[in-house]
RNA sequence: AGCGGGGUAGAGUAAUGGUUAACUCGUCAGGCUCAUGAUCUGAAGAAUGCAGGUUCAAAUCCUGCCCCCGCAA
Numbered sequence: 001a002g003c004g005g006g007g008u009a010g011a012g013u014a015a016u017g018g019u020u021a022a023c024u025c026g027u028c029a030g031g032c033u034c035a036u037g038a039u040c041u042g043a044a045g046a047a048u049g050c051a052g053g054u055u056c057a058a059a060u061c062c063u064g065c066c067c068c069c070g071c072a073a
Base pairs, nucleotide, nucleotide: 002071003070004069005068006067007066010025011024012023013022018056027043028042029041030040031039049065050064051063052062053061
């Protein structure tokens, strides 16, 4: 070089081509408590690896490239 799987928030995962990209943990603020933990409420944080294409509409389909894991060598 080749084959397969993957890249989405700080971490781990979702999302049938169609409403504001959702959930868990974490972080921050507040409530509760003597205090911590637990628990409750709220908030911030992702244009989905990059560039093109198809489409009225793309995280999703197609092409090329980059990166990670595995197989084979």

Predicted 3D model of a 73-nucleotide RNA (transfer RNA) from Bombax ceiba. The gene name in the source record is trnM-CAU. Lineage of the source: Eukaryota > Tracheophyta > Gunneridae > rosids > Bombax. Rfam family: tRNA. From the family's description: Transfer RNA (tRNA) molecules are approximately 80 nucleotides in length.